RNA sequence: GCCCCCGUGGCGCAGCUGGACAGCGCGCGACACUACGAAUGUCGAGGUCGCAGGUUCGAAUCCUGCCGGGGGCACCU
Numbered sequence: 001g002c003c004c005c006c007g008u009g010g011c012g013c014a015g016c017u018g019g020a021c022a023g024c025g026c027g028c029g030a031c032a033c034u035a036c037g038a039a040u041g042u043c044g045a046g047g048u049c050g051c052a053g054g055u056u057c058g059a060a061u062c063c064u065g066c067c068g069g070g071g072g073c074a075c076c077u
Stems, first nucleotide, its partner, number of pairs: 001073007010026004019057001028044005050066005
């Protein structure tokens, strides 16, 4: 330098044949239960979907560039 994959709440991930309120598990908070905890149950908070632009009535999803992580190939007196 070229090619491929990944980037979504604190963590791990799904959603990527565009459809309109972005979900699951763990974790976190409150409540119930308990003598107190743990476990369990109910409820809740938490996300500009890596960044910027484009296409579209509509983008996490499609296109372009960039950034970060991983892998392969090439170059390397």